[in-house]
Formats: sequence, C1' cells, structure tokens
RNA sequence: UAAUCAGGUCAGGCAAUUGCUGUUUACAACGUAGGCAGAGGAAAGUCCGAACUCCUUAGAGCAGAGAGCCGGGUAACACCCGGGUGCAGAGUAAAAUCUGCAACGGAAAGCGCCACAGAAAAUAUACCGCCCCGGCAACGGGGUAAGGGUGAAAAGGCGAGGUAAAAGCUCACCGCUUGAUUUGUAAAAAUCAAGGCAUGGCAAGCCCCUCCCGGAGCAAGGUCAAGCAGAAAGUAUCCGCCCCGUGCGGAAGAUGCUGCUCGCAUUAUUACUUUCGGGUAGACUGCAGGAGUUGCGGAGUAAUCCGCAUCCCAGAUAAAUAAUUGCCGCCCGCCCUGCGGGAACAGAAUUCGGCUUACAGACCUGGUUAGAAU
RNA sequence: GGCGGGGUAGCUCAGUAGGUUAGAGCAAUGGAAUCAUAAUCCAUGUGUCGGGGGUUCGAAUCCCUCCCCCGCUA
Repeated sequence: UAAUCAGGUCAGGCAAUUGCUGUUUACAACGUAGGCAGAGGAAAGUCCGAACUCCUUAGAGCAGAGAGCCGGGUAACACCCGGGUGCAGAGUAAAAUCUGCAACGGAAAGCGCCACAGAAAAUAUACCGCCCCGGCAACGGGGUAAGGGUGAAAAGGCGAGGUAAAAGCUCACCGCUUGAUUUGUAAAAAUCAAGGCAUGGCAAGCCCCUCCCGGAGCAAGGUCAAGCAGAAAGUAUCCGCCCCGUGCGGAAGAUGCUGCUCGCAUUAUUACUUUCGGGUAGACUGCAGGAGUUGCGGAGUAAUCCGCAUCCCAGAUAAAUAAUUGCCGCCCGCCCUGCGGGAACAGAAUUCGGCUUACAGACCUGGUUAGAAU
Repeated sequence: GGCGGGGUAGCUCAGUAGGUUAGAGCAAUGGAAUCAUAAUCCAUGUGUCGGGGGUUCGAAUCCCUCCCCCGCUA
C1' cells in the first nucleotide's frame, strides 16, 4: 500500500427568505409581534423484558406457556460481559495460538420413532464369506461380527498375543463410564485407580429435573361537557326452625376471580345473561425531569457501577418537524482555471431496556494474508 | 395505535405424535359420442406447500426470522 475479517463512530455543514407545530414574553388580547425548541440509528417488526393503569392486589392444586453449560451485570430479560466445553476455519511436522458459531440440563427414570435398503436398527442377529464336523457331491448341523455388502447411523478404535476360525477372550495405547485426589467461586480441567464396554441416534417427539409465570392493555385509566329510547326472551331453586316476619339458619344454583377443581366475594323486585335497537366520536389529564444528556474522576479484564459537575433536549391527533436559494464539503461524469448530475434505509404517537430486520457512503481501531521499501 | 387468526394446484378445501411419488371436487386440455353444441363417458397435466435459515439421515408437518392477507378493539 492492497485485499479480507471483526468491532465502532457519523448519517453533510452554515446562512437567508417563506411556511407549520409546541412553548414563552409583550401589547390596544378568541388576535398580532418577538424569543426559544422541533425525528432515528433503526422512530420499523411488535419478537422478548419492564415501568405505569385498571380488573376484589390476584390464594391453593392441576393443566398450560416460557427459560435451561458456569460465573457476573441489570429494575428485568429469550439481553450484555467474562469463562468452560463442542464444532468449523486459519495456522503448525505435530502442538501451541488466533478467529467465528452453538436452543449447550437429562437418552444407565420411562414411553415412542429410526422410512427404503440391509442378516440384523437395539432382549441382538448369520445373507455372502471364514473355520470345525458329517457327506462322493449337492447339502445338512454347529462356531464366528476379523473381512464383504446395506444404510444417515452397525454394537468401542488400533496393534500384538491368542484360536480350528474368531471374539475385550487377554494385554499396551487411545476413547468411554465410575470413584478418589488436586486446582478453580463454578462450569470444568489435570493426575491416579477401577470396570473389559454392560451404555447406537432423536428430547426444535412425549417426557423427567431445576427455575419462573394472574389477566388485560394508554383505544389502559381518571375528570368535564354534549347527546339518547328503549324493546324482547331467559334465569332467580330446595330444606329446616320459631316469636309466622318481605324473619333466621343451612344446602344447591347463577355471576365474577379470562382453561379446570377447590376456595373467596356478590346474589330478588331488582339483579344477571342473551338478542335487537338508540346516542356520542369533543375537551383536559395520563404525557414529557427520566432505570435521562454530556463531561471529568474512581472501581472492575469487561459488561457495568459509584461520585462530582453540567444541561432541559419533539409532543402532534389524521397528525407539525418543511420548501426554495446561495456558499462550502463528499462522490461521479465531461469538451476539466469550469460545467452538469448524485447523496441510502426510512419517518415519533404512553415511556424505557434489548433483540431482529432495512440501509448510499465517509471515517476510526484491531487481526490475518500478499507485495514493496528500510 | 393495540390484540388475535390465516397463507397447500387456476378456484374451494384435505393432509400434522416427520418417511419413499402431497391428494379430492370444480375448472382446464385432448379424445369418444353428436349434423353441431351442451350434458355424458375415457384419458391427461397441474404445485418454489408465502420467502429465507436452522434441527434431523430425511421437513408441507418441528423451531427461528421476514413478507402478505383477514378479523376484533373507544
């Protein structure tokens, strides 16, 4: 310098004029004039987690949804940071190392599935082959998973011994399981010993284990104003007591607690359910000082936290945040002291923290590779 | 704005504890029959299972993500 990978920042700037929304000040005040502020990194998808509000603060069990290596962070999380293990890539003689990805608890608790092919798909089994016995032979009886073949997957791998041929049958090394010790907060790793292997895969199949979850959502909810017309059908049960009352007690029912059961609350001339019909579509609030912005210092590997200072930074309602012009900056082209063209994805709607998806280009940091120079 | 449901052939729908080649009716095409048309009979084709990715030996089916359509809600 180029290519590539990973991470991060920005998302053209300034000025003038004409408008729009909010707010504030002044005045002769339903208006006018001036000042100030006015989209994003994703405002998006609504996929997670919360705040806030109402439902009787929401109780127990079952069912159901969700999370799932370990530690830390956080208001919380399916997020973030650090670590472990596995896989892939680079690299190496082999390692070490670097980068990326992972829904990464349990398959020796149980059930289920594993098509076709294949002898056999999980209580092992004998198609070809190999070996032994019988038989002239065809073939029959037995042993055998080392070899062939099938399949996505074949019953630990490889070598030696062993054997009629074989086989963890025996042994070394490797793998696996179990136990102990050491290191580590832990996941886990290392070492030692034992077991000859009994334990194939799938849990994004049921399931088991641990943790966790009430529901609805700002069109939640509150206040005010305006306006209207109600009608039909259904349910409201039973028992006991007496002082015989629209009395008291008990049981059941109905409705609610947004699946079920229990439990709790309410329950008769008004209440509830269903169907049809009528009215409103306004104002204020919730709603902009917050898990807030910026800077500095400190703790921590980091995520993040703490302290001090500083700033106030959109609030519309069919929806404002814009348009035009000039100058400068960036990119491209050309007939190059200039002229012409271009600049993405997209736009707040109760508010935050994440994730995911879309995105022209510019810049910064780090790694790897290649080339050049010193 | 918020909350639910769905997407399979030209149309209307089946198919889900994953399995070999995804079906049915209507429509369409060709033939028979008819003087001709319809009806009728026979035969035939028809799919990126909305797109992409993952799990798995194997996905319409299970999981994630994106797109489109429909409904409810003062």

Two RNAs folded together computationally: RNase P RNA and transfer RNA, 448 nucleotides in total.
The coordinates come from a structure-prediction model, not an experiment, and the mean pLDDT is 75.
Rfam match: Bacterial RNase P class A. Its family is annotated with dimeric ribonuclease P complex, tRNA processing and ribonuclease P activity in the Gene Ontology.